[in-house]
RNA sequence: GAAGGCGGACAUGUAGUCGCUGCCUGAGGCAGACGUGCCGAAGGGAGAGGAAAGUCCGGGCUCCUCGAGGAAGGAUGAUCGCUAACGGCGACCGAGGGCGACCUUAGGGAAAGUGCCACAGAAAACAAACCGCCAUGACCUCGGUUAUGGUAAGGGUGAAACGGCGGGGUAAGAGCCCACCGGUGGGUUGGUGACAACACACGCUAGGUAAACCCCAUCCGGAGCAAGAUCGAACAAAAGUUGCUGCCUUCUCGGCAGCCAGGCAUCCUCGCCUGUUCCUUUGGGUAAUGAUCGCUCGAGCUUUCAGGCAACUGAAAGCCUAGAUGAAUGACUACACUGCUGCAUCCAACGGAUGCUGCACGACAAAACCCGGCUUAUCGUCCACACUUCAAUC
Numbered sequence: 001g002a003a004g005g006c007g008g009a010c011a012u013g014u015a016g017u018c019g020c021u022g023c024c025u026g027a028g029g030c031a032g033a034c035g036u037g038c039c040g041a042a043g044g045g046a047g048a049g050g051a052a053a054g055u056c057c058g059g060g061c062u063c064c065u066c067g068a069g070g071a072a073g074g075a076u077g078a079u080c081g082c083u084a085a086c087g088g089c090g091a092c093c094g095a096g097g098g099c100g101a102c103c104u105u106a107g108g109g110a111a112a113g114u115g116c117c118a119c120a121g122a123a124a125a126c127a128a129a130c131c132g133c134c135a136u137g138a139c140c141u142c143g144g145u146u147a148u149g150g151u152a153a154g155g156g157u158g159a160a161a162c163g164g165c166g167g168g169g170u171a172a173g174a175g176c177c178c179a180c181c182g183g184u185g186g187g188u189u190g191g192u193g194a195c196a197a198c199a200c201a202c203g204c205u206a207g208g209u210a211a212a213c214c215c216c217a218u219c220c221g222g223a224g225c226a227a228g229a230u231c232g233a234a235c236a237a238a239a240g241u242u243g244c245u246g247c248c249u250u251c252u253c254g255g256c257a258g259c260c261a262g263g264c265a266u267c268c269u270c271g272c273c274u275g276u277u278c279c280u281u282u283g284g285g286u287a288a289u290g291a292u293c294g295c296u297c298g299a300g301c302u303u304u305c306a307g308g309c310a311a312c313u314g315a316a317a318g319c320c321u322a323g324a325u326g327a328a329u330g331a332c333u334a335c336a337c338u339g340c341u342g343c344a345u346c347c348a349a350c351g352g353a354u355g356c357u358g359c360a361c362g363a364c365a366a367a368a369c370c371c372g373g374c375u376u377a378u379c380g381u382c383c384a385c386a387c388u389u390c391a392a393u394c
Base pairs, nucleotide, nucleotide: 001390002389003388004387005385007383008382009381010380012336013335014334015333016332017331018330020047021046023044024043025042028039029038030037031036049364053375054374056373057372058371059370060369061224062223063222064221067270068269069268070267071266073220074219075218076217077216079091080090081089082088093107094105095104096103097102108215109214113213114212115209116208117207130155131154132151133150134149135148136147137146138145139144163181164180166178167177168176182204183202184201185200187198188197189196190195228293229292230291231290237282238281239280240279243259244258245257246256247255248254260275261274262273263272264271300319301318302317303316304315305314306313307312337362338360339359340358342356343355344354345353346352347351
């Protein structure tokens, strides 16, 4: 100097004029009557994002549900930590990719079972002989053909073919034997652990796929601010079912037991509750999207110190930063920044630098109960690294 890797910040700025919304203070005024309600000059402060988006996860909060057991359904999936929690984050292990810094990872089980692996190929899993190699016999135009037996080292097909490679051995071959690698087993050492290293033993263990069904382990109520609370307003009616048996009784009412029906969060079992104050159907009315609250002080933010590799935790000090409800947060002017178009000049000429002119509030894009994450979209500018690789010089 170039090319990469990991991390972070910003998302136009300043000033002026006018306007909108809400909060605080409130000169003063009106009403009322025991200490309130209404109007309100003037002043002060604040006012849409890093994703506000998607509604994919987890919660706070609100309401409903919950007698016990089982089943179903759903989610997650190496280890150890963080957190209110998570399917999130951090560190680290394994596997894969990269020269490397680093990146990706839906990472338990294929020997419980079932399914699938197209085409090609002899054969795709208790799966095999197409070509080939060897032995013996027969034939023969001496090139070969054929029968039987042996073989899976070589070749071919394929994403993948009953470990790999070198040697010995063999009729030719084969873990048949040996060394190394791989695999399995226990042992030692290191580590909280997943796991790693080392030595030894054993010819050795039978493909892949579970983001296929499935098995295993762990976890899991529902609905959601259109939740919900308070106030206000209004409320005609009509029809239907409404058990059965037995016992007791004050013989009307009622009580008890069994059966039946219904209900108790998806299903089942047990248990419980109800039976004309119950249930079912038709129809009418209020609201006109009624008013107020919920509604913004939070698992909040900033800085410093301590602990921790980090995520994060603790302490101290400081700060208050929208709350609309058909929906406020805007418009104009000037300068600057940034980007783009055009022109000119210069250079080491793919492009960059300087100057001039013009355009553009400037990529993606608007809060609606709040918060922690993830995912998606995105013009550009800047910062940092005791990170990597390459080239040149000293």